[in-house]
This is a predicted structure of an 85-nucleotide RNA (c-di-GMP-I-GGC riboswitch aptamer) from Filobacillus milosensis. The organism belongs to Filobacillus, within Bacteria. Model confidence (mean pLDDT): 87 of 100.

RNA sequence: UUCGAUAAUGGCAAACUUACUGAAAAGUAAGGACGCAAAGCUACGGGUCUAAGGCAGUAUUGCUACGAUCGCCGGGUUACCGAAA
Numbered sequence: 001u002u003c004g005a006u007a008a009u010g011g012c013a014a015a016c017u018u019a020c021u022g023a024a025a026a027g028u029a030a031g032g033a034c035g036c037a038a039a040g041c042u043a044c045g046g047g048u049c050u051a052a053g054g055c056a057g058u059a060u061u062g063c064u065a066c067g068a069u070c071g072c073c074g075g076g077u078u079a080c081c082g083a084a085a
Stems, first nucleotide, its partner, number of pairs: 001084004011036002016031006034071001040077003044074003047069003053064004
């Protein structure tokens, strides 16, 4: 520097359940493991989700991120073990 085995030491934890927070998406904690070699960190680009507030409408409603998601993809950044050069 590149790569990730059927190895070792460890790590994370989907769905679901309970509690709390939130308008919601979702988050946090505990339980739980579907998976993950960056499933560590970062909303920077794209995507996706939500729509409190705002705007439009007589109205059911529609649009909208300044909200959310890094376990959707890409970028940036840091790193354990091992293999190859």